Model confidence (mean pLDDT): 83 of 100. This is a predicted structure of a 101-nucleotide RNA (Glycine riboswitch aptamer).
RNA sequence: GGAUGCGGCUCUGGAGAAGCCCGGAAACGGGUACCGAAGGUGCAAGGCGGCGCGUGGGAGCGUCCGCCGAAUCUCUCAGGUAAAAGGACGGAGUGGAACGG
Numbered sequence: 001g002g003a004u005g006c007g008g009c010u011c012u013g014g015a016g017a018a019g020c021c022c023g024g025a026a027a028c029g030g031g032u033a034c035c036g037a038a039g040g041u042g043c044a045a046g047g048c049g050g051c052g053c054g055u056g057g058g059a060g061c062g063u064c065c066g067c068c069g070a071a072u073c074u075c076u077c078a079g080g081u082a083a084a085a086g087g088a089c090g091g092a093g094u095g096g097a098a099c100g101g
Base pairs, nucleotide, nucleotide: 001099006096008094009093010092011091012090013089018032020031021030022029023028033081034080035079039077040075042073046068047067048066049065050064051062052061053060
């Protein structure tokens, strides 16, 4: 230098959905409905490999097979459905790493 990027910490903004029902003194357990913005699942274009076609060899091609492959999309496993907490993502501050010179 990296540093208007990346991740950590602090402050700050930050949505959705029953303060449901049953049992229980409570702890807690069970049930139905619902939400998507912790985390996690799935995949499009495309890429790589294989196989086949193709050709003198290639280029190239493929209703084939395998792998890789993003999100605020998807699923709803997890989590959540008053407030608090949490919260993707955004802003400010702060101090840093890989790496490079």